[in-house]
Molecule: small-subunit ribosomal RNA
Organism: Bacteroidota bacterium
RNA sequence: AUCAUGGAGAGUUUGAUCCUGGCUCAGGAUGAACGCUGGCGGUAUGCUUAAUACAUGCAAGUCGUACGAGAGUUUUUAACUCUAGUGGCGGACGGGUGAGUAACACGUGAGAAUCUGCCCUUAGGAGGAGGAUAACAGCUGGAAACGGUUGCUAAUACUCCAUAUGCCGAGAGGUGAAAGGAUGUAUCUGCCUAAGGAGGAGCUCGCGUCUGAUUAGCUAGUUGGUAGGGUAAAGGCCUACCAAGGCGACGAUCAGUAGCUGGUUUGAGAGGAUGAUCAGCCACACUGGGACUGAGACACGGCCCAGACUCCUACGGGAGGCAGCAGUAGGGAAUUUUCCGCAAUGGGCGAAAGCCUGACGGAGCAAUACCGCGUGAGGGAUGACGGCCUGUGGGUUGUAAACCUCUUUUCUCAAGGAAGAAGUUCUGACGGUACUUGAGGAAUAAGCAUCGGCUAACUCUGUGCCAGCAGCCGCGGUAAUACAGAGGAUGCAAGCGUUAUCCGGAAUCACUGGGCAUAAAGCGUCUGUAGGUGGUUUAGUAAGUCUGCUGUUAAAGACUGGGGCUCAACCCCAGAAAAGCAGUGGAAACUGCUAGACUUGAGUGUGGUAGAGGUAGAGGGAAUUCCUAGUGUAGCGGUGAAAUGCGUAGAUAUUAGGAAGAACACCAAUGGCGAAGGCACUCUACUGGGCCAUAACUGACACUGAGAGACGAAAGCUAGGGGAGCAAAUGGGAUUAGAUACCCCAGUAGUCCUAGCUGUAAACGAUGGAUACUAGAUGUUGCACGUAUUAACCCGUGCAGUAUCGUAGCUAAGGCGUUAAGUAUCCCGCCUGGGAAGUACGCUCGCAAGAGUGAAACUCAAAGGAAUUGACGGGGGCCCGCACAAGCGGUGGAGUAUGUGGUUUAAUUCGAUGCAACGCGAAGAACCUUACCAGGGCUUGACAUGUCACAAAUCUUCUUGAAAGAGAAGAGUGCCUUCGGGAAUGUGAACACAGGUGGUGCAUGGCUGUCGUCAGCUCGUGUCGUGAGAUGUUGGGUUAAGUCCCGCAACGAGCGUAACCCUUGUCUUUAGUUGCCAUCAUUCAGUUGGGCACUUUAAAGAGACUGCCGGUGAUAAACCGGAGGAAGGUGAGGACGACGUCAAGUCAGCAUGCCCCUUACGCCCUGGGCUACACACGUACUACAAUGGCCGAGACAAAGAGUCGCAAGUUUGCAAAAACAAGCCAAUCUCAUAAACUCGGUCUCAGUUCGGAUUGCAGGCUGCAACUCGCCUGCAUGAAGUUGGAAUCGCUAGUAAUCGCCGGUCAGCCAUACGGCGGUGAAUCCGUUCCCGGGCCUUGUACACACCGCCCGUCACACCAUGGAAGCUGUUCAUGCCCAAAGUCGUUACCCUAACCGCAAGGAGGGGGGCGCCUAAGGUAGGGAUAGUGACUGGGGUGAAGUCGUAACAAGGUAGCCCUACUGGAAGGUGGGGCUGGAUCACCUCCUUA
Repeated sequence: AUCAUGGAGAGUUUGAUCCUGGCUCAGGAUGAACGCUGGCGGUAUGCUUAAUACAUGCAAGUCGUACGAGAGUUUUUAACUCUAGUGGCGGACGGGUGAGUAACACGUGAGAAUCUGCCCUUAGGAGGAGGAUAACAGCUGGAAACGGUUGCUAAUACUCCAUAUGCCGAGAGGUGAAAGGAUGUAUCUGCCUAAGGAGGAGCUCGCGUCUGAUUAGCUAGUUGGUAGGGUAAAGGCCUACCAAGGCGACGAUCAGUAGCUGGUUUGAGAGGAUGAUCAGCCACACUGGGACUGAGACACGGCCCAGACUCCUACGGGAGGCAGCAGUAGGGAAUUUUCCGCAAUGGGCGAAAGCCUGACGGAGCAAUACCGCGUGAGGGAUGACGGCCUGUGGGUUGUAAACCUCUUUUCUCAAGGAAGAAGUUCUGACGGUACUUGAGGAAUAAGCAUCGGCUAACUCUGUGCCAGCAGCCGCGGUAAUACAGAGGAUGCAAGCGUUAUCCGGAAUCACUGGGCAUAAAGCGUCUGUAGGUGGUUUAGUAAGUCUGCUGUUAAAGACUGGGGCUCAACCCCAGAAAAGCAGUGGAAACUGCUAGACUUGAGUGUGGUAGAGGUAGAGGGAAUUCCUAGUGUAGCGGUGAAAUGCGUAGAUAUUAGGAAGAACACCAAUGGCGAAGGCACUCUACUGGGCCAUAACUGACACUGAGAGACGAAAGCUAGGGGAGCAAAUGGGAUUAGAUACCCCAGUAGUCCUAGCUGUAAACGAUGGAUACUAGAUGUUGCACGUAUUAACCCGUGCAGUAUCGUAGCUAAGGCGUUAAGUAUCCCGCCUGGGAAGUACGCUCGCAAGAGUGAAACUCAAAGGAAUUGACGGGGGCCCGCACAAGCGGUGGAGUAUGUGGUUUAAUUCGAUGCAACGCGAAGAACCUUACCAGGGCUUGACAUGUCACAAAUCUUCUUGAAAGAGAAGAGUGCCUUCGGGAAUGUGAACACAGGUGGUGCAUGGCUGUCGUCAGCUCGUGUCGUGAGAUGUUGGGUUAAGUCCCGCAACGAGCGUAACCCUUGUCUUUAGUUGCCAUCAUUCAGUUGGGCACUUUAAAGAGACUGCCGGUGAUAAACCGGAGGAAGGUGAGGACGACGUCAAGUCAGCAUGCCCCUUACGCCCUGGGCUACACACGUACUACAAUGGCCGAGACAAAGAGUCGCAAGUUUGCAAAAACAAGCCAAUCUCAUAAACUCGGUCUCAGUUCGGAUUGCAGGCUGCAACUCGCCUGCAUGAAGUUGGAAUCGCUAGUAAUCGCCGGUCAGCCAUACGGCGGUGAAUCCGUUCCCGGGCCUUGUACACACCGCCCGUCACACCAUGGAAGCUGUUCAUGCCCAAAGUCGUUACCCUAACCGCAAGGAGGGGGGCGCCUAAGGUAGGGAUAGUGACUGGGGUGAAGUCGUAACAAGGUAGCCCUACUGGAAGGUGGGGCUGGAUCACCUCCUUA
């Protein structure tokens, strides 16, 4: 050390929540590359791509102690040196690369039938003989490379004989070796044979070793045997014959990819990824084939042949192979010097000296990586300058700098100077290097990225959905901490970021460690093969299991302990270790195996029993349609309403008879049966299964089940029947913008039967099967038992089904809950983000339709489940409101007024635009206002503050001009003073600035509208829920009201409601003028005295609270009725407007950020315009008349206003008005006669004595001015209009309707408007079905910008990837045939031939040539696989604002969806069957609680 050190998460789906699930980030790593930057040293590393092509040099030679010969030197004796050749050893090592290879290639562990040069050990031997040959010399061919021929010669070259432990053979017997050299004569070193060792090599086997089944069958030397051959060696390794085997779902074959390992990297680990450097093995050496030599090769720097390429050539022929080290070109994002040395280590040869060695040792280049060091240290505040920010005070950069003191790692220079060298000497490339000493001087040395969140770090400026950023979410449309720049900050640091790749996080393939009712996921169901798993008990065994020991798992690396470089990286030493494999000993609980036993699992038997279980046959009645006949007459039928259709040729209706086919009412039921699909009139036959009881038999016979097989709704297909009704398609009628639909009238396939096929459904409990265990309650079906009974019930118990509720537990939740989705075991199937897509291609099946299997490119950051709060619904319930209804009166028609739109215009200034803009801003546009237009003018300005200079201010007059303005003349000298001057005003100058009704109400404040005077909106604590949230606030009553009461896991509280405030209605008190007048006087008159009782005024009070009575209600709250009272249930009216909604309205009331204009977008003036006019709309006024018009007379208010005012009165005028003029700053005077009304008269139903528009004339008033463009009066004129289409508005009592009066603004007024005041004064409310709006509860939802939501498909356009396709072009694989190089082997009658035999002839042997088998390349043929491309074509995806519809989400307006068929521009529609993952209402059943 091991045991035992080891585990972090975050962002992103939503309005919010929990979950599922993907995407992304933070970490580590690299042979890296790129960008910016760069001081030093140490140690490593450095073509990952083109196994592409290579110029040049080097990388394997050595030995003269094997041999002859030659040359050189010399002292010419004898030595020495060098060498071409013969010969020996080595070129099979070392070095490179990873193309091929999915294989005994590699790893690991075993094994037997082998070889082994050099090395080590041991034993023995080396006797005799022979013939050649290169070099060399001569001749000679060739351009060259390279040869040919004749002659000479040596050996450790070659050959023969002999001998031998050896080898072969059963034996006989056969076979079969040698070499010398050097010398100092001591020896040394070689040679041969045999045995053994070491190391090396070959062979065999077990196990392990990537992906694909859209590769399922492969194999003829194939599998085995016999014989022979061959090899170092077993073997179909090869040949002949014989047999028919061998491999494969435990994945053969085929295809793709890939050198394998020690290790490296990541990880808590298990795992995953990877296989550079170092090390082991393998394979390869331009491509393919082949052998030779040799101990070893089928040989990187050897040979032969073929091919491609390059080079030389005299064209005849030759030469070559960097995947050795450097280097070049090319490729590429990318990878170094044509360096030094054999000093060390190692290798070859040699006896040795030595030679060779691009192995190796070193240096060079590269921040490529790791490690270390430095770029200074201490002091230093006026917190300097500068920068940036600023709230203008300051803050920050910042002790940072400057400045003072100090140090010298590093740097420069100089001096000294190694170890590495072994073995006594000699020998160092590195290298004058490391290191040491001295001198000099802070000197030579800091960048990169980031700063929205994740994620440490924030401000300013610029930009304005642009430019750009981005790892994910996302940022940018004028105040960007997200872009760019700057200042500052943060992080790391000679580096820092980015990119690429791997692991991690990711429990996101889950062995450790996931799931499948609704999120992705249970096969439609069953039978059953292989396989997996398996009840109780005994014995044995020892395969699994556990344990001890042994062998092995190379070294390096990793770990631990030490040690060496100053430390570290790096290096060295030692130790320990896991897991694996193999062997061996032991244990025997469990699993397995063998043998035996058992009965509870399973099955059989026996006795019962329920049932729409299945198949076949027979029978039945009701209904429908048709036919015949009768009766009978004009319609029937159908719908929301209609029409098509049928009917006078007699329908419908009705009666009788007949025919046909299909389906079986009631019973009928969360009842029954079946594996599922499914099964229903009755009866019969045949037949499957279940359940209960019993415990006789078998004795684990069981469970599950890949493949396989069987069954399998509806639709559909084939053939033959049948065809009543219904009914895809189709035709017609409607509806509609359209209606290929919904509705209606017809109607064919089909639906039915027989025989086949198809094989799918929301084939669902969206829940695989089996077994065991784990509270109950309540129904219901079947059987049995008990009790009981005359009997049937009832009641209880057990088993088997089938339902509902529910405990524990589980679940993301909803929910499940002994029929589990709980707790466990076994087996099978399936899932791994959404879309593309259940599509394409391939294959299988099918007659077809189609089914089964089943991807990828590309694209998105989500898609999804459950639940929550809202909002919404052509969902439901309850309730309210002049919401409807019941009424009254209007608008819409006419004329006029006014506002708006539109149009026009130089301008018709601007704003407001559904309700909630449109008699609105504007409570009053002739000029002014005025913001608009034209023209004329001004530029510190019409207005404010500051500086300087001058002048008092101010007033009057004149000229010119449209005016603004410009130019003159005159009058006038003030106030305070410290005598400097100052205040006010005016003029001038230069700047700061003024000014803007210019923009943005989507930057804002403030104010306002609206829902809505609707009854709501919230909080604290508690409780419930993982949570968003819920509860409270829901429920039963009640109210105008979340008003109040009761109940309740809630208890309280706040903002709203109500009340408090104002006006009004009654009374009291106080007060009594300008008010009032009962009594007393008085007057024309409350005129005056008097009085304050009354009225009234205006201050304070009282009064009303469901307080009292009765009833109802729950004994409550409250409601109904009554009494009293001026008033009764909020007495009436007003003000008052919760949380919030509408980016509602307003920058033109005001204020205000930002932007914009600055001799103008500012300011002044004149004139014009806002008043235009084909038209459309809104709001009003006046009318259309007799409930009226006109004339005369008469009566009754309230509330207001008034001195630049209201004005009595008198006079004039027909009048508007004018002149004169009292009073009044108002309870005093005036405006000011109120009108409708009453009385009397007249008109008599008509375009009028209605109506008053329009127009003419004459006047009046205001005002500088009345033309554009005012109001009023008189006379004259006398239009439309006879009660108003569709539609629509207001109003519930002193209200509607109707009548007049006043005020503000204002010179005047276009006011019929607006705001007030009083007079007269109704009708109706059954009621809540419906329309509209709102509140509460509940329900559905795919909405949350919240239905003005969301969203589907075709078509059109652009882009992207992809399928099909006549074909075209490659690559690759195997096969058949043809040709067949080199070469081994075999053969040969041809040719040649020194050694041996032989006297010779000749022979043996050898070589060449020929032939044969095999065979590379090549040719040819068809085929397989794969890639690219292809006119045209198919669908798919993506894309701010295209077209057509509106299919889905709410009951989505025809509930939706699934399978299937037909059909249609498209979503889609319709038919058949199925599902609920359908709302609503009613009923039935069951459950819970009481």